[in-house]
RNA sequence: UGCAGAGUAGAAUUCAAUGCGUUAAGUGCCGGUUGUACAGGGAGUUGACAAUCGGACGAAGAAUUUUUUCGCGGUAUUGAGUUCGCAUCCCGCUGCU
Numbered sequence: 001u002g003c004a005g006a007g008u009a010g011a012a013u014u015c016a017a018u019g020c021g022u023u024a025a026g027u028g029c030c031g032g033u034u035g036u037a038c039a040g041g042g043a044g045u046u047g048a049c050a051a052u053c054g055g056a057c058g059a060a061g062a063a064u065u066u067u068u069u070c071g072c073g074g075u076a077u078u079g080a081g082u083u084c085g086c087a088u089c090c091c092g093c094u095g096c097u
Base pairs, nucleotide, nucleotide: 002096003095004094005093010084011083012082013081014080015079016078017077018076019075020073021072022071029055030054031053032052033051034050035049036048040091041090042089043088061070062069063068
C1' cells in the first nucleotide's frame, strides 16, 4: 500500500409466565412538536425509536356452581430460543500482503 475480517445498541419472530382490555384502552395508519439512541473514537439522515398533540379507521365474546373458567386483542412486561444487525462516511482494531 492492497485485500479480507471481527465487534454493539437494537430489530424481527417463536414459545412460556404474569398482567391489562373486552363498559375498547392498547396495537396498527396519517400529520405536527420535542427528545433519544445508533460497534473502540468522531460525524450522522429524507432512516429508527420514545414522549406528547391532532386526525381517520376500528374489535369476540361465551359458559358458569357468581367467581371462576375457556376464548378474543396486529395488547403490555419479563425470561428463553432462532434469525438479522452501525443507512452512510472517516479513523482505529485483527489477519494476510
This is a predicted structure of a 97-nucleotide RNA (THF (Tetrahydrofolate) riboswitch aptamer). Its Rfam family is "THF (Tetrahydrofolate) riboswitch aptamer". Rfam's curators write: Tetrahydrofolate (THF) riboswitch was first reported for Ames et al. as an RNA motif in 5' untranslated (5'-UTR)regions of folate transport and biosynthesis genes in Firmicutes genomes. The family has 101 seed sequences and 747 matches in Rfam 15.1. The model forms 82% of the base pairs in the Rfam consensus.